[in-house]
RNA sequence: GGCCUAUUAGCUCAAUUGGUUAGAGUGUGGUGCUAAUAAGGUCAAGGUCGCAGGUUCGAGACCUGCAUGGGCCA
Numbered sequence: 001g002g003c004c005u006a007u008u009a010g011c012u013c014a015a016u017u018g019g020u021u022a023g024a025g026u027g028u029g030g031u032g033c034u035a036a037u038a039a040g041g042u043c044a045a046g047g048u049c050g051c052a053g054g055u056u057c058g059a060g061a062c063c064u065g066c067a068u069g070g071g072c073c074a
Base pairs, nucleotide, nucleotide: 001073002072003071004070005069006068007067010026011025012024013023019057028044029043030042031041050066051065052064053063054062
C1' cells in the first nucleotide's frame, strides 16, 4: 500500500428482503418478599444505531468517504 471483517444501552450481543414504538441478557436504581441477608419476583431509567455525506416516500439494514479494532496478502 491492497483486500476482508467488526462498530447498536455501562458490558456481551440480536434486529427476516428497506416499513408500524430499536430489543434481549447482564449490570444499575426503586419496590416488595424475609427476623435480616442472599437468591428468585416486579417496575423503571439508560441509545445522535462509530462519524460525515448520498440514494429513497421511508435507512440500524443499501452506496461513498473517514475513524478505530481484528485478520490476510505484498
Transfer RNA from Medicago truncatula, 74 nucleotides, folded computationally. RNAcentral holds the sequence, with entries from ENA and Rfam. The source organism's lineage runs through Eukaryota, Streptophytina, Fabales, Hologalegina and Medicago. The coordinates come from a structure-prediction model, not an experiment, and the mean pLDDT is 81. Its Rfam family is "tRNA". Rfam classes the family as a transfer RNA.